[in-house]
Context: one part of a larger RNA
RNA sequence: CUCUCUCUAAGGAACUCGGCAAACUGGCCCCGUAACUUCGGAAGAAGGGGCGCUAUGUCUUUUAAGCCAUAGCCGCAGUGUCCAGGCUCAGGCGACUGUUUACCAAAAACACAGGUCUCCGCAAAGUCGUAAGACAACGUAUGGGGGCUGACGCCUGCCCAGUGCCGGAAGGUUAAGGAAGUUGGUUAAAGGUUUCUUGAAGCUGACGACCGAAGCCCCGGUGAACGGCGGUCGUAACUAUAACGAUAGCGAAAUUCAUUGUCGGGUAAGUUCCGACCUGCACGAAAGGCGUAACGAUCUGAGCGCUGUCUCGGAGAGAGACUCG
Numbered sequence: 001c002u003c004u005c006u007c008u009a010a011g012g013a014a015c016u017c018g019g020c021a022a023a024c025u026g027g028c029c030c031c032g033u034a035a036c037u038u039c040g041g042a043a044g045a046a047g048g049g050g051c052g053c054u055a056u057g058u059c060u061u062u063u064a065a066g067c068c069a070u071a072g073c074c075g076c077a078g079u080g081u082c083c084a085g086g087c088u089c090a091g092g093c094g095a096c097u098g099u100u101u102a103c104c105a106a107a108a109a110c111a112c113a114g115g116u117c118u119c120c121g122c123a124a125a126g127u128c129g130u131a132a133g134a135c136a137a138c139g140u141a142u143g144g145g146g147g148c149u150g151a152c153g154c155c156u157g158c159c160c161a162g163u164g165c166c167g168g169a170a171g172g173u174u175a176a177g178g179a180a181g182u183u184g185g186u187u188a189a190a191g192g193u194u195u196c197u198u199g200a201a202g203c204u205g206a207c208g209a210c211c212g213a214a215g216c217c218c219c220g221g222u223g224a225a226c227g228g229c230g231g232u233c234g235u236a237a238c239u240a241u242a243a244c245g246a247u248a249g250c251g252a253a254a255u256u257c258a259u260u261g262u263c264g265g266g267u268a269a270g271u272u273c274c275g276a277c278c279u280g281c282a283c284g285a286a287a288g289g290c291g292u293a294a295c296g297a298u299c300u301g302a303g304c305g306c307u308g309u310c311u312c313g314g315a316g317a318g319a320g321a322c323u324c325g
Stems, first nucleotide, its partner, number of pairs: 001320008010311002014309001019306001027051005036041001038151001052073006059066002074078001086304007093296002098110002114149007126135003152291004157229003162226002164222005171217003177211002181207006189198003231247004249283001250280001261277005
């Protein structure tokens, strides 16, 4: 000097990104216990008091194990060692218990009960497999699959023009295939005969009016479909139009750039925090909105207690290092 511990005057977070680490608290019994609340909780809230040994007495049921009362005894100290909650206030997020990156992340991420939409009538939908077949399920719509949301409370607005999905079948378009018909090749034959011309049937090539399903175009519906909100809706003595009226909740936020916005609170002093304001660069209603008791090795701010975190160091124990062997 390094590591693991013990103690430390006075102060007590002045340390630091941040009380990280350490310390305080701690057991049992008695008293006592707030806001809020889903009436269960919160709660071991908080905050107090007692605890050893000896003798005596009463009681529970004689023993055992204890409670109470009185008197006394000892120590610095009586849950005498070990073991053994620090607490409070406020806010964000997620309701909760749970799950997760085996080996840098345990969370606000995932899941969840609940909500809602959609598919599926059973030889089900869906999934795996070329198939046989298997799962679904030895189940049957109070069931099974998929999507979104995520307890609970109050709610969930407007838009169907686009895309998707569902329904419709009148019209337009439309494949393979069929097909009336049109046209070419070949040539048995005929004509002329040196080349050639015409050319039936069959075979074969091309075109083809017309017939021809779903789909698409078209018509309608649908937002807890993909999405958008550029607002939406209502309103005047014909109609039209709308001077006028109505329009959740939250908001400098896990969202606010400018920004340390402005005001208030807390501090001697506060880019963080809490409460408001609204000019929302760029919240917003199941990619849910706003609240919310309980819960959290969650994140943020404040306070009490406590402390070697610090002022600022010091002393000690042990293990290394170092020297000798």